The prediction has a mean pLDDT of 89. Predicted 3D model of a 251-nucleotide part of an RNA (large-subunit ribosomal RNA, domain VI) from a soil metagenome. The full RNA is in RNAcentral, with records from MGnify.
[in-house]
Context: one part of a larger RNA
RNA sequence: CGUUGAUUCUUGAGGAGAUUUGUUUCUAGUACGAGAGGACCGAAAUGAACUGACCUCUGGUCUGUCGGCUGUUCCGCCAGGAGCAUUGCCGAGUAGCUAUGUCGGGAACGGAUAACCGCUGAAAGCAUCUAAGCGGGAAGCCAACUCCAAGAUAAGGAAUCGUUUGAGACCCGUGGGAGAUGACCACGUUGAUAGGCGCUAGGUGGAAGCACCGCAAGGUGUUGAGCCGAGGCGUACUAAUCCGUCGACAG
Repeated sequence: CGUUGAUUCUUGAGGAGAUUUGUUUCUAGUACGAGAGGACCGAAAUGAACUGACCUCUGGUCUGUCGGCUGUUCCGCCAGGAGCAUUGCCGAGUAGCUAUGUCGGGAACGGAUAACCGCUGAAAGCAUCUAAGCGGGAAGCCAACUCCAAGAUAAGGAAUCGUUUGAGACCCGUGGGAGAUGACCACGUUGAUAGGCGCUAGGUGGAAGCACCGCAAGGUGUUGAGCCGAGGCGUACUAAUCCGUCGACAG
């Protein structure tokens, strides 16, 4: 820009991906074979590698968070803290992100065939799978499975709404499951979108102060405390206000 205004839901021309394979058990120590050995066909189980999704579990990370420790400066001093020192160092660790973790996938059915195996059958009284005709037959091919898909310019279909009494979209704002920016998605008071606030799963691991014990370092009690809580639930306190822009031929 087109698709005769828009919203939602779709069809699928076409395209892409996937298509792997081992071992074991049963059938059966059967068929076969003097024995040694040892099947086809069929049925099941369990792996490898590859691959998709996810974070309940096992782990990793977690410069939010909690705790411990050192030096130094400062808060007048003690106590208690803050800054800096690679996140100062160390021990843990939620959300998120993750693999080595968890769950799933390759299938089944069908069609046309290759080599090959056949039926009927002449040319050529026979024979012959082929010349006419008709079957079987592969991890391969086409479908089947997953994803994209109407710029498929032949631009498809359905429902609903609307053409100035204007559907819808944008801009703007609050944001994240999205993200370099656009875009996408959620929400904008008829509101839980983010922040705040309340409760909490969870993390850390027993705060400060005070009391008691001890000469003291320290210990015990108050106390599973205090602090945190990217997760969950709730709650209009704050901010999503108001305005604005585009917008559908009657040829």